[in-house]
This is a predicted structure of a 74-nucleotide RNA (transfer RNA) from a Thermoplasmatota archaeon.

C1' cells in the first nucleotide's frame, strides 16, 4: 500500500429507520441504615450516538469520504 472489524455518559457495553424519555453494570453526588466505616437500599446528575455529507417524510440505525482503534496480507 490493500483487506475485515469497531468508534454509543468517566469506563465497559445494549439497540441496526418512527414508540415509549438512547439499555444496563461499574464509577460519581445526595438520601436512608450504622457510634462510624463498608455492604443493602432509594434517588440523582452526567450522551454533539468519532466528524463532514448523502438517501429518506423521518437516521444512533442505511450509503460515500475522512479520522481515530484493532486484526490479518504485502
Nucleotide at each position: 500500500g490493500g483487506g475485515c472489524c469497531c468508534g454509543u455518559g468517566g469506563u465497559c457495553u445494549a439497540g441496526g429507520g418512527g414508540u415509549u424519555c438512547a439499555u444496563g453494570a461499574c464509577g460519581g453526588c445526595g438520601c436512608u441504615c450504622u457510634u462510624a466505616c463498608a455492604a443493602a437500599g432509594c434517588g440523582c446528575a452526567g450522551g454533539u450516538c468519532g466528524c463532514c455529507g448523502g438517501u429518506u417524510c423521518g437516521a444512533u440505525u442505511c450509503c460515500g469520504g475522512c479520522c481515530g482503534g484493532g486484526c490479518c496480507c504485502a

Its mean pLDDT, the model's own confidence on a scale to 100, is 81. Taxonomically the source falls in Thermoplasmatota (Archaea, Methanobacteriati).